[in-house]
Context: one part of a larger RNA
RNA sequence: CUGGGCUUAAAGGGUGCGUAGGCGGUUCUAUAGGUCAGAUGUGAAAGCCCACGGCUCAACCGUGGAAUUGCGUUUGAAACCAUAGGACUUGAGUGAGAUAGAGGUAAGCGGAACUGAUGGUGGAGCGGUGAAAUGCGUUGAUAUCAUCAGGAACACCGGUGGCGAAAGCGGCUUACUGGGUCUCUACUGACGCUGAGGCACGAAAGCUAGGGGAGCGAACGGGAUUAGAUACCCCGGUAGUCCUAGCUGUAAACGUUGAGCACUAGCUCGUGCCCCCUCCCACAAGGGCUCGGGCGUAGCGAAAGUGUUAAGUGCUCCGCCUGGGGAGUAUGGUCGCAAGGCUGAAACUC
Numbered sequence: 001c002u003g004g005g006c007u008u009a010a011a012g013g014g015u016g017c018g019u020a021g022g023c024g025g026u027u028c029u030a031u032a033g034g035u036c037a038g039a040u041g042u043g044a045a046a047g048c049c050c051a052c053g054g055c056u057c058a059a060c061c062g063u064g065g066a067a068u069u070g071c072g073u074u075u076g077a078a079a080c081c082a083u084a085g086g087a088c089u090u091g092a093g094u095g096a097g098a099u100a101g102a103g104g105u106a107a108g109c110g111g112a113a114c115u116g117a118u119g120g121u122g123g124a125g126c127g128g129u130g131a132a133a134u135g136c137g138u139u140g141a142u143a144u145c146a147u148c149a150g151g152a153a154c155a156c157c158g159g160u161g162g163c164g165a166a167a168g169c170g171g172c173u174u175a176c177u178g179g180g181u182c183u184c185u186a187c188u189g190a191c192g193c194u195g196a197g198g199c200a201c202g203a204a205a206g207c208u209a210g211g212g213g214a215g216c217g218a219a220c221g222g223g224a225u226u227a228g229a230u231a232c233c234c235c236g237g238u239a240g241u242c243c244u245a246g247c248u249g250u251a252a253a254c255g256u257u258g259a260g261c262a263c264u265a266g267c268u269c270g271u272g273c274c275c276c277c278u279c280c281c282a283c284a285a286g287g288g289c290u291c292g293g294g295c296g297u298a299g300c301g302a303a304a305g306u307g308u309u310a311a312g313u314g315c316u317c318c319g320c321c322u323g324g325g326g327a328g329u330a331u332g333g334u335c336g337c338a339a340g341g342c343u344g345a346a347a348c349u350c
Base pairs, nucleotide, nucleotide: 004321005320006319007304008303012318014201015200016199017198021194022193023192025088026087027086028085029084030083031082033081034080035077036076037075038074039073040072041071042070049065050064051063052062053061054060091191092188093187094186095184096183097182098181099180103177104176105175106174107173108172109171110154114150115149116148117147118146119145120144121143125136126135162169163168206247207246208245209244210243211242215241216240220236221235222234223233258317259316260315261314262313263312266295267294268293269292270291272289273288274287275286299306300305323350324349325348332343333342334341335340
């Protein structure tokens, strides 16, 4: 390299946008670069292969042929690729009218709980555990009532529910804003798919600067437990958790399943819109499209399983794998403030 693979054995990039590239709907015309056919030139000799011949045979040698799958010139063909031009509407998009939603950003507001402060009542315990102790409390705790302050999170609704590319998103209101779905079929007319590099987004933890700090709580201190206990349990508690502006760029970033298109039995539940549906409203059954689940046939699969949301049948494009360990290490490069990230071996060994 070929062949074979990537749910769980090694292997899908965390996600999107998109450059080059690759691939690409129906139809007509032209050209003739690719493509195909013919002719012709060339493709040294020797060798290989075939036939005949010469050394007694053979090796060897001689003669002729074939082959040399290539390249050039020229003539022609026009299905396909390509190029140029014209047309089309099913792919894609735009428009009009509806519609669901924790999609995003910013600002404002709310109640419950918690902690603290002040004051009242009250007077000896509280707290905690398997049991205790550390701890708090007569300088009046716990409990209870009132007022005030603060920060963080939003009970019920809440759901196999919804939205988002993924990460993720949940009190209420307002402003700005992205996407989806349905109906109509008015418009554009292949404008498409994928996407090496690239750019953007990207949980938590961590880092820089400035705020904030109620609860929780790495580290740390103490009390227990224990043979020990650098733990599990308990009392405290700093970073952090929160906000703003930057950085980091990783996760079991998982459906461990890349994206797009087409086709291939059924049954059932849910979500949104529409039809049925009429002057309006609501509901049931039925039907259409979208999305999300549960079974299951064929098929596939090593099996588990999967099964129109394929891991079935095909096509296009990208990423990745090649025995275990050494090792995601060393080294070089590059990014980062650092922590570290990305790229990424070998010796040796089984």